Model confidence (mean pLDDT): 78 of 100. This is a predicted structure of a 121-nucleotide RNA (FMN riboswitch aptamer (RFN element)).
[in-house]
RNA sequence: UUAGAAUUUCAGGGCGAGGUGCGAUUCCUCACCGGUGGUUAAAGUCCACGAGCCUUUUUAUAACGGCUGAAUCGGUGAAAUUCCGAUACCGACGGUUAAAGUCCGGAUAAAGAAGUUUUUA
Numbered sequence: 001u002u003a004g005a006a007u008u009u010c011a012g013g014g015c016g017a018g019g020u021g022c023g024a025u026u027c028c029u030c031a032c033c034g035g036u037g038g039u040u041a042a043a044g045u046c047c048a049c050g051a052g053c054c055u056u057u058u059u060a061u062a063a064c065g066g067c068u069g070a071a072u073c074g075g076u077g078a079a080a081u082u083c084c085g086a087u088a089c090c091g092a093c094g095g096u097u098a099a100a101g102u103c104c105g106g107a108u109a110a111a112g113a114a115g116u117u118u119u120u121a
Base pairs, nucleotide, nucleotide: 003119004118005117006116007115008114009113010112016030017029018028019027031102032101033091034090035049036048037047038046044089045088052067053066054065071087072086073085074084075083093105094104095103
């Protein structure tokens, strides 16, 4: 230094104002937010992963498999659907006095990141 094993820590932001109403941070107008790895150069909208749902299997779970949102134009440059400018768009599941990206919950979870210990070469 690389690989294996064990283990610890960390690992998601955002409803402010007005309106309607018996009732809404859920509706309407404006506002606000952007997980992880990758990519010639920095990404909510490219490629992949995670949360969620389904099937199979199982005592049960896990794993495998399937499903799962959204962007264009112009500029710079060797290189950017990633930067700059403009204008758009998107946001799982369950809950709720009324429909939720922003409230509550599964989540003491998790993609993954960093460290420690140990073994082998």